Transfer RNA from a Candidatus Wolfebacteria bacterium, 71 nucleotides, folded computationally. NCBI's taxonomy places the organism under Bacteria, Bacteria candidate phyla, Candidatus Wolfeibacteriota. Rfam family: tRNA. Rfam classes the family as a transfer RNA.
RNA sequence: CGGAGCGUAGUAUAGUGGUAGUACGCGGGGUUCGGGACUCCGUAGUCUGGGUUCGAUUCCCAGCGCUCCGA
Numbered sequence: 001c002g003g004a005g006c007g008u009a010g011u012a013u014a015g016u017g018g019u020a021g022u023a024c025g026c027g028g029g030g031u032u033c034g035g036g037a038c039u040c041c042g043u044a045g046u047c048u049g050g051g052u053u054c055g056a057u058u059c060c061c062a063g064c065g066c067u068c069c070g071a
Stems, first nucleotide, its partner, number of pairs: 001070007010024004018054001025043006047063005
C1' cells in the first nucleotide's frame, strides 16, 4: 500500500428490517447457626457520523479500533 472479516451490558455471546435476549458478574429477598450451593426479583448494552426506509443492531457510505491474508 491492496484485500477480507469483526465491533451488541462489567465479561463471553445470540439476534440480519418492526418491544434486544441468554449465561456469568453485580445489588436485594428466601433458604442456612453462618457460608457455599439452590431459588426469586432487579441492574446494565447495539463503536461514531451520515444516507435509504413509515420504521435500522440489521441495508448502503465514510471514519475509528481490532484481527487475518497478500505485497